[in-house]
RNA sequence: UUCGACAAAGGCAAACCCGUCGCGAGGCGGGGACGCAAAGCCAUGGGUCUCUCCCGAGAGAUCGCCAGGCUACCGAAA
Repeated sequence: UUCGACAAAGGCAAACCCGUCGCGAGGCGGGGACGCAAAGCCAUGGGUCUCUCCCGAGAGAUCGCCAGGCUACCGAAA
């Protein structure tokens, strides 16, 4: 650091279950670990999904789908 170790200290938490909020996608809390070097944050572009409806469009969800932006522990090899 534009890098990522059979390193060290840690961190996060898929599916599923329980409770709860929501019309819904899904969110939140607890349990639980499939995995993650940004699986930290941002809905900006794209993708996917949901709802409403005047079928034109609008509103929403997803960052652990991709890209991008901002920030961050450690310091082997390069």

The RNA shown here (c-di-GMP-I-GGC riboswitch aptamer) has 78 nucleotides and comes from an uncultured Planctomycetaceae bacterium. The coordinates come from a structure-prediction model, not an experiment, and the mean pLDDT is 86.